[in-house]
Context: one part of a larger RNA
RNA sequence: AGACGGGGUCUCACACAAGCGGUGGAUCAUGUGGCUUAAUUCGACAACAAACGAGGAACCUUACCAGGGCUUGAAACGCUAAUGAAAUUCCGGAGAAAUUCGGAAACUCCACAAGGACAUUAGCCCAGGUGCUGCAUGGUUGUCGUCAGCUCGUAUCUUGAGACGUUUGCUUAAGUGCACUAACGAGCGCAACCCUUGCCCUAUGUUUUAAAUGUCAUAGGGGACUGCCUGAGAUAAUUAGGAGGAAGGUGAGGAUGACGCCAAAUCAGCAUGGCCCUUUGAUGCUCUGGGCCGCACACGUGAUACAAUGGCCGCUACAAUGAGUCGCGAACCCGCAAGGGGGAGCUAAUCUCAUCAAAAGCGGUCUCAGUUCGGAUUGAGGUCUGCAACUCGACCUCAUGAAGCCGGAAUCGCUAGUAAUCGCCAAUCAGCUAUGUGGCGAUGAAUAUGUUCUUGAGACUUGUACU
Repeated sequence: AGACGGGGUCUCACACAAGCGGUGGAUCAUGUGGCUUAAUUCGACAACAAACGAGGAACCUUACCAGGGCUUGAAACGCUAAUGAAAUUCCGGAGAAAUUCGGAAACUCCACAAGGACAUUAGCCCAGGUGCUGCAUGGUUGUCGUCAGCUCGUAUCUUGAGACGUUUGCUUAAGUGCACUAACGAGCGCAACCCUUGCCCUAUGUUUUAAAUGUCAUAGGGGACUGCCUGAGAUAAUUAGGAGGAAGGUGAGGAUGACGCCAAAUCAGCAUGGCCCUUUGAUGCUCUGGGCCGCACACGUGAUACAAUGGCCGCUACAAUGAGUCGCGAACCCGCAAGGGGGAGCUAAUCUCAUCAAAAGCGGUCUCAGUUCGGAUUGAGGUCUGCAACUCGACCUCAUGAAGCCGGAAUCGCUAGUAAUCGCCAAUCAGCUAUGUGGCGAUGAAUAUGUUCUUGAGACUUGUACU
């Protein structure tokens, strides 16, 4: 100088408290461990792994296993030689396919001399590797933490390591600012600049409307700055209240992540040093089938429930974000339905998904039961996608109707248009295991006296046998 303390003082944070809703019990979905297996490919393991890489494993993907095949190779550059336009098509045999054997058809692209381009074969320089090492690396990322810190130049002090500045008083969300001060300045961070949203004005108008219009869209501008008033305060920074205002003291949300820590993560996204495998039983390439979905069990994350603030039936309302030409697919018809036929319109403010919702409202029924709760499981019949739904898809109809009556110790999230409840859209995608993820709107709370305690963090100080 740091680090640490079951030392002290001060400050902060959904850290506790005050509240609301959950997890832990049930069933199912999904991930992980373990077990099993020919293989159950690999990575990730407190916080910072476990609906994570994977924003979509039937084949492919696929890296794993069994078996079949290839060896200049599936793709690439170059050289030599030979042959042939390159290509393509058809027939027969073998095969699970990949592929292979035999035969046939037909032709000469530029040039018309050589040659070039392309392909095949033989040979060569080589390719290839999701093989190992993230403790050799680049790049990227997590975390502390959007916490307020981390440093430098000169000067000064000290024998020196170092100190000071960055401490102190007040203040702030903030090393934010004011004052004082052996310090004076500066840099990376904070804030602001950027985007979205809330109010107003102007211009324009594809769509909207019968037309006008603008609550809509696009573009530009205004508006909030402690600006005004009162009190407190060192007359300062600032702070408490008020007025006006759509908005008030950072208006709300996002993007933005300092110096560094964890030899943190990733050689399987990519790149890359070194090592290893490769001309014959490959760690390369390809094909078929299987596996990644396996099930005494344990853990994580979720979905659905256990009901009357509810279930079922009927009627009636109100959104926003989005996506669409290998696509969205209307009207109409058929089917109980999944869906089928149909094909208008739309490269989209125009058409379609989509009458764009569901909770909500109104009326009826059920009357506290393992029930008209709950829907697992199983049987039968279908629909769709796709070469192909056995392993291993989704959906529809009928039947079946399990556990479950609010969950031990423990534990999680959330301070406002938030929690909670309700549905809608999208990416990936032929289809889907989505209850996941990313967005969108609808309805819409309770509580915060406070900092004693728990956890984490910051500042100063103190102790130390640690570095």
This is a predicted structure of a 467-nucleotide part of an RNA (small-subunit ribosomal RNA, 3' major domain) from a Patescibacteria group bacterium. The RNAcentral record of the full RNA draws on ENA. The source organism's lineage runs through Bacteria and Bacteria candidate phyla.